[in-house]
RNA sequence: AUCAGAGUAGAAAGUGAAGCGUUAAGUGUUUCCGGGAUGGAAUGUUGCCCGGAAGACGAAGGAGAAAUCCGCGGUUUCAUUUUCGCGUUCGCUGCA
Numbered sequence: 001a002u003c004a005g006a007g008u009a010g011a012a013a014g015u016g017a018a019g020c021g022u023u024a025a026g027u028g029u030u031u032c033c034g035g036g037a038u039g040g041a042a043u044g045u046u047g048c049c050c051g052g053a054a055g056a057c058g059a060a061g062g063a064g065a066a067a068u069c070c071g072c073g074g075u076u077u078c079a080u081u082u083u084c085g086c087g088u089u090c091g092c093u094g095c096a
Base pairs, nucleotide, nucleotide: 003094004093005092010084011083012082013081014080015079016078017077018076019075020073021072022071029055030054031053032052033051034050035049036048040090041089042088043087044086061070062069063068
């Protein structure tokens, strides 16, 4: 040199805990604006994430005297498990 491989941000699902809503916020969705992150290095977006504005859509409550309890929500955060997970150049590991 050649060939093979690993590794990111993050995503999805499961489990557990603590919350929030159930007087409808949140989640999901569309458009626009702004910002951010992306293997060890460089570079990069049709992709990803976050924030803001606007629009359309839209829900499961029940028991109890009460405390509270049982539910419900494509609900939030944290922990954990599994699966998936960089285009180009260089680097890294293995072979020789």

THF (Tetrahydrofolate) riboswitch aptamer from Vagococcus elongatus, 96 nucleotides, folded computationally. The organism belongs to Vagococcus, within Bacteria. RNAcentral holds the sequence, with entries from Rfam.